The part of an RNA shown here (large-subunit ribosomal RNA, domain V) has 583 nucleotides and comes from Wenzhouxiangella sediminis. The prediction has a mean pLDDT of 84. Lineage of the source: Bacteria > Pseudomonadati > Chromatiales > Wenzhouxiangellaceae > Wenzhouxiangella. It matches the Rfam family "Bacterial large subunit ribosomal RNA". For this family Rfam cites "The comparative RNA web (CRW) site: an online database of comparative sequence and structure information for ribosomal, intron, and other RNAs" (Cannone et al., BMC Bioinformatics, 2002).
[in-house]
Context: one part of a larger RNA
RNA sequence: CCCGCGGCUAGACGGAAAGACCCCGUGAACCUUUACUAUAGCUUCACAUUGAACUUCGGUUAUUCCUGUGUAGGAUAGGUGGGAGGCUUUGAAGCGUAGACGCCAGUCUGCGUGGAGCCAACCUUGAAAUACCACCCUGGUGUAACUGGAGUUCUAACCUCGAACCGUUAUCCGGUUCAGGGACAAUGUGUGGUGGGUAGUUUGACUGGGGCGGUCUCCUCCCAAAGAGUAACGGAGGAGCACGAAGGUACCCUCAGCACGGUCGGACAUCGUGCGCUGAGUGCAAAGGCACAAGGGUGCUUGACUGCGAGAUCGACGGAUCGAGCAGGUGCGAAAGCAGGUCUUAGUGAUCCGGUGGUUCUGUAUGGAAGGGCCAUCGCUCAACGGAUAAAAGGUACUCCGGGGAUAACAGGCUGAUACCGCCCAAGAGUUCAUAUCGACGGCGGUGUUUGGCACCUCGAUGUCGGCUCAUCACAUCCUGGGGCUGUAGCCGGUCCCAAGGGUAUGGCUGUUCGCCAUUUAAAGUGGUACGCGAGCUGGGUUUAGAACGUCGUGAGACAGUUCGGUCCCUAUCUGCCGUGGG
Numbered sequence: 001c002c003c004g005c006g007g008c009u010a011g012a013c014g015g016a017a018a019g020a021c022c023c024c025g026u027g028a029a030c031c032u033u034u035a036c037u038a039u040a041g042c043u044u045c046a047c048a049u050u051g052a053a054c055u056u057c058g059g060u061u062a063u064u065c066c067u068g069u070g071u072a073g074g075a076u077a078g079g080u081g082g083g084a085g086g087c088u089u090u091g092a093a094g095c096g097u098a099g100a101c102g103c104c105a106g107u108c109u110g111c112g113u114g115g116a117g118c119c120a121a122c123c124u125u126g127a128a129a130u131a132c133c134a135c136c137c138u139g140g141u142g143u144a145a146c147u148g149g150a151g152u153u154c155u156a157a158c159c160u161c162g163a164a165c166c167g168u169u170a171u172c173c174g175g176u177u178c179a180g181g182g183a184c185a186a187u188g189u190g191u192g193g194u195g196g197g198u199a200g201u202u203u204g205a206c207u208g209g210g211g212c213g214g215u216c217u218c219c220u221c222c223c224a225a226a227g228a229g230u231a232a233c234g235g236a237g238g239a240g241c242a243c244g245a246a247g248g249u250a251c252c253c254u255c256a257g258c259a260c261g262g263u264c265g266g267a268c269a270u271c272g273u274g275c276g277c278u279g280a281g282u283g284c285a286a287a288g289g290c291a292c293a294a295g296g297g298u299g300c301u302u303g304a305c306u307g308c309g310a311g312a313u314c315g316a317c318g319g320a321u322c323g324a325g326c327a328g329g330u331g332c333g334a335a336a337g338c339a340g341g342u343c344u345u346a347g348u349g350a351u352c353c354g355g356u357g358g359u360u361c362u363g364u365a366u367g368g369a370a371g372g373g374c375c376a377u378c379g380c381u382c383a384a385c386g387g388a389u390a391a392a393a394g395g396u397a398c399u400c401c402g403g404g405g406a407u408a409a410c411a412g413g414c415u416g417a418u419a420c421c422g423c424c425c426a427a428g429a430g431u432u433c434a435u436a437u438c439g440a441c442g443g444c445g446g447u448g449u450u451u452g453g454c455a456c457c458u459c460g461a462u463g464u465c466g467g468c469u470c471a472u473c474a475c476a477u478c479c480u481g482g483g484g485c486u487g488u489a490g491c492c493g494g495u496c497c498c499a500a501g502g503g504u505a506u507g508g509c510u511g512u513u514c515g516c517c518a519u520u521u522a523a524a525g526u527g528g529u530a531c532g533c534g535a536g537c538u539g540g541g542u543u544u545a546g547a548a549c550g551u552c553g554u555g556a557g558a559c560a561g562u563u564c565g566g567u568c569c570c571u572a573u574c575u576g577c578c579g580u581g582g583g
Stems, first nucleotide, its partner, number of pairs: 001583008010575003014570002022404004027400002029396004035201005041194003045190005051154013065140002068137001078136005085119003094113008158181003162178006204216003213233001217239006240385001241283001242342002247301007255279001257275005281290002284347001286345003305328004311322004317386001330339003353379007361372002411458001412456001413454003417451001419447006428438002465540001466538003470532001471529005478503003481498006505519005546564004550559003
């Protein structure tokens, strides 16, 4: 060096299972509920199967009889028309009595008495006599017809899982006769309610993992790198309007502040003088503007117009913005002219659907109409603001599927804020004296042991705390060894330098690492090794399914809260190591 055999499992990010944790999918399934929408069931009412009688309360029609004081006026004039006479021994006025209405002034009716009169144009009034007749209005009464509600009673529909008898030797069923209920119940159709009992679904996105929080449209500034544009969960603020004057036009005016003077009057009110170039003001945030004013007033007004629009700018598109000029009619101005809102940039919402007004449009044989179109306008915190529907929340540890190392938890990597270790300066402490020892305020490094940040390999799997076993390395050394300084007398020490050869505890509690305690020891070191080591062991903890407590939740369920319980697979091919044999 080559080839074996027997062993051990550190590695082959070993084998096994398209990771169950985490995230994603406009995936799934179950479960919950005061999510949405349906629906079984239950229930309400109407009608049908469903009939009779009576009582009572209504409605309509016909009919009888009544009924009607606004004010002025002999007075409880309902309206209109005809109308010059009407009623009365078939018994008038008046009186008595009873009843009805009543805005108590009166009106009407019945009975008795009575015995021959009682009313009409009259004066007022919108309207003239209930003198008389007819047709009606308001409200009421009686009768008739039709009809509705409620109640009571009946029996013949219907019901009886009450009895007896028969078919029939039969706890079925049918028939008959009784008994009970009874137009109810029950069933059908339609309708309102209720309805996680059941079903179908929804339950947003961004995001230095996800959740929680925040945000989502528009305006202004910075970032933005002197054209435009330009991101972030970068830094700051605003809008979801207002105004018939705060618009148009003609003509005027100049601010804030300061100094001085001046009754109450004051640092600051109104007044005067001077300085004052913008520091004031601009309806509202900021920026850019504006004193020739876009700022402040006064007069007159409605251009905050209708039809258009050459030509441009921005935008993927939808769309947004600017615009001279033309026609019509208008305001202001002597005129030239200016005016199609406001100093400018926010003050917003596509389409569908529907409403309203207009319309020389259409209009299902024709004429109309309905409906539609066109013009104008209205209805969305559709704010997740280019708006999935008119209409929608949760749980899953009972879970499942498709994917992702595009994205978290372990470990590694990068970084080194944090952590640990060291150094510089040296105020000060140390009786005196910065540096025996300690060292503020600050500064500079190292390490890769903490807590983090990032998300780079791994989600077709890199098993996670602690213990056991077995270790190996570093030295910033716990002991043992050698030294310097000392605020080292000695014994003990303090601090620093050199040094990794060897060594470096047993018990109690706890799953614990750690820690506390007890007792030893020369000492009971600090760290790295996938917080060494589960194809070596364990499985107490964490981290499935069962169950319970506390708390939260309406609930399903949930909790770096607690508690009891809970399957740890692999026969070693290669590298490596230990032993042994042959060439």